[in-house]
Context: one part of a larger RNA
RNA sequence: UGACGGGGGCCCGCACAAGCGGUGGAGCAUGUGGUUUAAUUCGAUGCUACGCGAAGAACCUUACCUGGGUUUGACAUGCUAGUAGUAGUGAACCGAAAGGGGAACGAUCCCGGUUUUCCGGGAAGCUAGCACAGGUGCUGCAUGGCUGUCGUCAGUUCGUGUCGUGAGAUGUUGGGUUAAGUCCCACAACGAACGCAACCCCUAUUGCUAGUUGACAGCGUAAAGUCGGUCACUCUAGCGAAACUGCCCCGGAUGACGGGGAGGAAGGUGGGGAUGAGGUCAAGUCAUCAUGGCCCUUAUGCCCAGGGCGACACACGUGCUACAAUGCCGCAUAUAAAGGGAAGCAAAUCCGCAAGGAAGAGCAAAUCUCAAAAAGUGCGGCUCAGUUCGGAUUGCAGGCUGCAAUUUGCCUGCAUGAAGCUGGAAUCGCUAGUAACCGCAGAUCAGCGUGCUGCGGUGAAUACGUUCUCGGGCCUUGUACA
Numbered sequence: 001u002g003a004c005g006g007g008g009g010c011c012c013g014c015a016c017a018a019g020c021g022g023u024g025g026a027g028c029a030u031g032u033g034g035u036u037u038a039a040u041u042c043g044a045u046g047c048u049a050c051g052c053g054a055a056g057a058a059c060c061u062u063a064c065c066u067g068g069g070u071u072u073g074a075c076a077u078g079c080u081a082g083u084a085g086u087a088g089u090g091a092a093c094c095g096a097a098a099g100g101g102g103a104a105c106g107a108u109c110c111c112g113g114u115u116u117u118c119c120g121g122g123a124a125g126c127u128a129g130c131a132c133a134g135g136u137g138c139u140g141c142a143u144g145g146c147u148g149u150c151g152u153c154a155g156u157u158c159g160u161g162u163c164g165u166g167a168g169a170u171g172u173u174g175g176g177u178u179a180a181g182u183c184c185c186a187c188a189a190c191g192a193a194c195g196c197a198a199c200c201c202c203u204a205u206u207g208c209u210a211g212u213u214g215a216c217a218g219c220g221u222a223a224a225g226u227c228g229g230u231c232a233c234u235c236u237a238g239c240g241a242a243a244c245u246g247c248c249c250c251g252g253a254u255g256a257c258g259g260g261g262a263g264g265a266a267g268g269u270g271g272g273g274a275u276g277a278g279g280u281c282a283a284g285u286c287a288u289c290a291u292g293g294c295c296c297u298u299a300u301g302c303c304c305a306g307g308g309c310g311a312c313a314c315a316c317g318u319g320c321u322a323c324a325a326u327g328c329c330g331c332a333u334a335u336a337a338a339g340g341g342a343a344g345c346a347a348a349u350c351c352g353c354a355a356g357g358a359a360g361a362g363c364a365a366a367u368c369u370c371a372a373a374a375a376g377u378g379c380g381g382c383u384c385a386g387u388u389c390g391g392a393u394u395g396c397a398g399g400c401u402g403c404a405a406u407u408u409g410c411c412u413g414c415a416u417g418a419a420g421c422u423g424g425a426a427u428c429g430c431u432a433g434u435a436a437c438c439g440c441a442g443a444u445c446a447g448c449g450u451g452c453u454g455c456g457g458u459g460a461a462u463a464c465g466u467u468c469u470c471g472g473g474c475c476u477u478g479u480a481c482a
Base pairs, nucleotide, nucleotide: 001482002481003479004478005477007476008475009474010473011472012471013470015466016465019430020429021428022427023426026321027320028319029318030317031316032315033314034312035311042053043052064307065306066305067304068303069302070301073132077131078130079129080128081127082126083125088105089104093100094099108123109122110121111120112119113118134296135295137294138293139292143290144289145285146284147283148281150279155194156193157192158191159190160189161170162169163168173186174185175184176183200273201272202271203270205241206240207239208238209237210236211235214231215230216229219228220227244267247261248260249259250258251257323423327382328381329380330379331378332377333376339370340369341368344363345362349358350357351356389420394415395414396413397412398411399410400409436458437457438456439455440454441453442452
């Protein structure tokens, strides 16, 4: 100087407390461990692995296994030699395919000679050979880059000066204050840098500009913003305005600032996002990529078929659905936002109980379309039961995608109708348009999600407080630790 303490002081954080909803019990989905296996490819492993890499494993992907095949190679560059029935196309035949095989057809460009035919040389391509290619083989404890974490915590440093023999200290400590090393005051310090904040984006109010594909108050129109008309309103999207403790009162050191109030759409960082200092964990990644070293080179490379990654006594994590009456079922009915669409989204209409099919208007989309929002509301049924709760499992019959759904896809109908009556010890999330409940969209994608990323709808309870638990910051103290 740090680190540590079941030392002290001060202060924060859904850290506890106060509340609300879960997990832990059930069934299923998914990831992991284990076991099994020819293989169940590899990585991630306390917090910071485990719906993680994977925004989507039937083939492909695919790295694994079995079998078949191949050796200058699926791909790049260079050199040497050969090559007109050459390159290319490629029928029989073998084969699961890859591959082998080779009938038949059959070229191009440049230079020179030449009337043309043709001859000679070269290029391209091919063949043989040599250098080399190739490796998701090893080492993340050789590395770059990227990332997680402490932590959006308030810290981390430098120049000069001063103090100390020195390591170092000071500044950065102290008194206040703040979300903040934020600001004020004091001070052997004076300044400065990286962080904080602000500048950026979205959102909440409003003015101006603009008015189609959007809107419709008044006027016209039989119905529909449908058309004429009009941009007032909604909205769209560009430029502005607006919030600064600016104003008032009180407290405070006359300061920083704190408490209250006015006005205001918004008030003290308005709400949300992006943004992650110096460092820590030899943290993660050689399988995104790059890369040193090592290793393989008729194989640890490459191609193909089938299988596996999906196994199942079991254990754990993350979820979905429930156990019901604030519910379930039937009929009727209201109201979003944000997105996607051309090898695409697909309306009306018709067929089918349905999944879906036929058909194809319109739309590169504020125009057309996916599209029905759902919880909600009204009426009716059920009456506390393993039930009109719950839907696992299984059988049969179908639909869709795709070359192909047996291993192993999703969906529909009929039948079947399991466990489950609110969950031990323990444990998680959340402080407001939040939790909880409800649906919608998108990426990936032929098809496939209860996952992920977004979007809106309905919309709470509680916080006395900081003794305790966990994590963190500052000062100080002890230390046989570095």

Small-subunit ribosomal RNA, 3' major domain from an uncultured bacterium, 482 nucleotides, folded computationally. Its Rfam family is "Bacterial small subunit ribosomal RNA". Gene Ontology terms of the family: structural constituent of ribosome and ribosome. RNAcentral holds the full RNA, with entries from Greengenes. The coordinates come from a structure-prediction model, not an experiment, and the mean pLDDT is 82.